RNA sequence: ACUCGAAUGGCGCAGUGGUUAGCGCGUCUGUUUUACACACAGAAGGUCGCAGGUUCAAUCCCUGCUUCGAGUA
Numbered sequence: 001a002c003u004c005g006a007a008u009g010g011c012g013c014a015g016u017g018g019u020u021a022g023c024g025c026g027u028c029u030g031u032u033u034u035a036c037a038c039a040c041a042g043a044a045g046g047u048c049g050c051a052g053g054u055u056c057a058a059u060c061c062c063u064g065c066u067u068c069g070a071g072u073a
Base pairs, nucleotide, nucleotide: 001072002071003070004069005068006067007066010025011024012023013022018056027043028042029041030040031039049065050064051063052062053061
């Protein structure tokens, strides 16, 4: 330099155009316990990497950029 892939709560991931963006772990609160843990119930936490485009509608499709990873030279 070129090709390919990834970027979604604190962490790991799911979500291939529509109704509310979910799951596990973690955090907090409550119940329970002498207390802690476990268990159960609930809550908080997301401008879906950035910018633009297509569409009635974009996390999803297209373009560019950034970062990370793999490959070729």
Predicted 3D model of a 73-nucleotide RNA (transfer RNA) from Capsaspora owczarzaki ATCC 30864. The coordinates come from a structure-prediction model, not an experiment, and the mean pLDDT is 80. The sequence is in RNAcentral, with records from ENA and Rfam.